[in-house]
């Protein structure tokens, strides 16, 4: 170095709740604080569910399932 694995550290995200003179028809999302969890809760694609709505070849959300790619550390 790499595969696999997930003890210990040091980060990392952030369910849901609060705020919000932010955005949006809306479902939502932005951004603060709090913090249930979580080795990918990193991204992309595919499936699959809920939800919106102006019903359109329209949109939102997933911490569900698979594939795949990048990632911190480094015990057994």
């Nucleotide at each position: 170095a790499c595969u696999a694995c997930g003890a210990a550290a040091a980060g990392g995200c952030a369910a849901c709740c609060c705020g919000u003179u932010c955005c949006g028809c809306g479902a939502g999302g932005g951004c603060g604080g709090g913090c249930c969890g979580c080795a990918a809760a990193u991204g992309c694609c595919g499936g699959g569910g809920c939800c919106u709505c102006a019903c359109g070849a329209a949109g939102g959300c997933c911490g569900c399932c698979g594939g795949c790619u990048u990632g911190c550390c480094g015990a057994c």
Molecule: c-di-GMP-I riboswitch aptamer
Organism: Thermoleophilaceae bacterium